[in-house]
RNA sequence: GCGCGUGUAGCUCAGAGGUUAGAGCGUGCGGUUCACAUCCGUAAGGUCCCUGGUUCGAAUCCAGGCACGCGCA
Repeated sequence: GCGCGUGUAGCUCAGAGGUUAGAGCGUGCGGUUCACAUCCGUAAGGUCCCUGGUUCGAAUCCAGGCACGCGCA
């Protein structure tokens, strides 16, 4: 340099055009316990990498950029 893939909560990821964007782990609070752990309940936490485009409507489709990974040279 060329090709392909990935980018969504603190971490690992799901979500394949429409309803409030979710799960597990983690964190806070409460319950349980003499206490801790486990377990149960509950809550907080997101400019869906950036810019633009398509569409009545975009996390999702398209283009460009950026970061990371893999392959080729």